[in-house]
Context: one part of a larger RNA
RNA sequence: CCCAACGAGUUUUUGCGUUUUCUUUGUCUAAGUCCGACAGGACGGAGGCAGAGGGAAACCGAGUGUGAAUAGCGCGAUUAUAAGAGAACGCAAAAGACCCGAAGCCAAGCGAGCUACCCAUGGCCAGGAUGAAUCCAGAUUAAAAUCUGGAGGAGGUCCGAACCCACCAGCCGAGCAAUACUGGGGGAUGAGUUGUGGGUAGAAGUGAAAAGCUAAUCGAGCUUGGUAAUAGCUGGUUCUCCUCGAAAUAGCUUUAGGGCUAGCCUCUUAUGUUCCUCUUGGGGGUAGAGCACUGAAUGGGUUAAGGUGGCGCAAGCCUACUUACCCAAUCAAACUCCGAAUACCAAGAGUUAAAAUAGGGGAGUAAGACUGCGAGGGCUAAGCUUCGUAGUCAAAAGGGAAACAGCCCAGAUCGUCAUCUAAGGUCCCUAAACUAAGUUAAGUGUGAAAAGAAGUGUUUUGUCUUAGACAGAUGGGAUGUUAGCUUAGAAGUAGCUACCAUUUAAAGAGUGUGUAACAACUCACCAUUCUAUGUCCGCCAAUCGGCGGAAUCUAUGACAAAACGCGCUGAAAAUGUAUCGGGGCUCAAACUUAGUACCGAAGAUACGGAUUUCUCCGCCUCUGGCGGAGAAAUGGUAGAGGAGCAUUUCUUGCGCUGCGAAGCUUCAUUGCAAGAUGGGGUGGAGCGCAAGGAAGAGAGAAUGUUGGG
Repeated sequence: CCCAACGAGUUUUUGCGUUUUCUUUGUCUAAGUCCGACAGGACGGAGGCAGAGGGAAACCGAGUGUGAAUAGCGCGAUUAUAAGAGAACGCAAAAGACCCGAAGCCAAGCGAGCUACCCAUGGCCAGGAUGAAUCCAGAUUAAAAUCUGGAGGAGGUCCGAACCCACCAGCCGAGCAAUACUGGGGGAUGAGUUGUGGGUAGAAGUGAAAAGCUAAUCGAGCUUGGUAAUAGCUGGUUCUCCUCGAAAUAGCUUUAGGGCUAGCCUCUUAUGUUCCUCUUGGGGGUAGAGCACUGAAUGGGUUAAGGUGGCGCAAGCCUACUUACCCAAUCAAACUCCGAAUACCAAGAGUUAAAAUAGGGGAGUAAGACUGCGAGGGCUAAGCUUCGUAGUCAAAAGGGAAACAGCCCAGAUCGUCAUCUAAGGUCCCUAAACUAAGUUAAGUGUGAAAAGAAGUGUUUUGUCUUAGACAGAUGGGAUGUUAGCUUAGAAGUAGCUACCAUUUAAAGAGUGUGUAACAACUCACCAUUCUAUGUCCGCCAAUCGGCGGAAUCUAUGACAAAACGCGCUGAAAAUGUAUCGGGGCUCAAACUUAGUACCGAAGAUACGGAUUUCUCCGCCUCUGGCGGAGAAAUGGUAGAGGAGCAUUUCUUGCGCUGCGAAGCUUCAUUGCAAGAUGGGGUGGAGCGCAAGGAAGAGAGAAUGUUGGG
């Protein structure tokens, strides 16, 4: 991992509710007593429920409470018989209470053959080294001390086997081994080590102390019991079809991953009209706007006051600033002289056929997610966070977005090799496309900003232009004068002031480069040259084009400014193109505009079938059932409700079976399904059907249990 079997809402009592049966006009008996064939029966009215309610109560009473009230309001009375018992089902409470699962707590016992310490009695420690005390002899000394030699053999002494230990490394690490092996290492006459026997234990022992050890178990051993401890936690919870179908919110909570009540769902009963649209009538202070208040805030003032500094004999003048006022232009969630759209409330009317409200039974939910819009927090960051509002997902499949819960389209009852569409598409992958007019040249399309640019198209305005524009070429670009001041210098060209005049076709007291200053170059400005549309004719050139001429036309030529469309630069990343899904695409297969087709979904339609609800009709054994017609509906998690299938066993009735039961297996038929039936084979002795009763009543999941592979 697979297969098989087993494996989870049960039982009792009480209460509430639904359905149903029975009893009685009040109802039922309990304990108990008596009888009994031991199944049960009779008696028993104690007591319960009902029969009158209201009030906290006194108390009053078909009323009563509140209240000053005779008012109003609340709960009652009237009407309806009502009550009790039994059964099934749903739920609750108490019990193990759907099943499995702790770590733990307590009690009584069992353990010191492991290990810790202790007691008693025994054993063991090769060999070597060092050489304390003491003693002896000699020397020495007044005597000692002392010195030399010898003997001696002390020591938690030294080296090192056995023995004990376990510091390092390797190896092993499903091992040889639940701590070993190999090589080194430490102690090795001692607080040494070891045999045997004995002692101390579970809140207790023992401990040269690590909470170590107390039988591979220790911050409280093991076994059994209390015990099915408890688990707001995790996992699991077994057949089918049908109807409806949520929530992830509020309040409170030692509450936040749990509860209770409400909200939202479902079933049932009752009432009898809401939803939506329109009309009418309301209140509001949001968006916007505004500055009349509260604040913020800019500029100006030959307004006023205060006040700083300065000038002045004074008058007064100038002035930073503050406050107020005036003018102009502004800002505000906690500003408003104003003020919508929506939304909300009430009344009336209308359409449709769904919905609403109230009582009762049963829930689940109370972790939500994203997207659009309105806001707070944050950085107007986040696939961020907190609200409001709408949608989708959750609990929704189908088509589109390459792929892609939350985006776009659209809500799957079933069938069909039928039709029409939505979003989105129509060159190929890949179903389906063309027309017309433009734009883009960037593969833009197929990722991005500030900013930048004679990209290109369109539009508008102004100026110049055959009296020759614009660009180009040639030439001129002067004189007073080196303007004045400043300056070392300042001559058009550092700076300041002024910016005149003359000669001219024109030429600035100078647009730049340049010089120390001049010079030199250049520009503005002027002249000359050159030259700007189309048609026709002629010549050259076979087209394009060039040259000349004619008539007509007077911008169609040039410059400048602005707006708009589409492009360009800005644009650097990590495995490999890699920011169209790919191929590939350029009068497009890109973009803009317009049009006409087509494709395209589980949408709609067509035809057929099923089920549910409602309406109508018919029949029957009439609280209901059956049949027919029509309309509408039939996605679905948690969950509510309804109807069934199958298993075991019991009761009653009826059956099958050695001429072959059950089981197993294969084929066929049948039912929406759970399933059912039949034929063949195998098997070899029991088994079913109908109507009921009762449950050890359905497995794929629980690191499920047991067995097997």
The part of an RNA shown here (large-subunit ribosomal RNA, domain II) has 709 nucleotides and comes from a bacterium. RNAcentral holds the full RNA, with entries from ENA. It matches the Rfam family "Bacterial large subunit ribosomal RNA". Its family is annotated with structural constituent of ribosome and ribosome in the Gene Ontology. The prediction has a mean pLDDT of 80.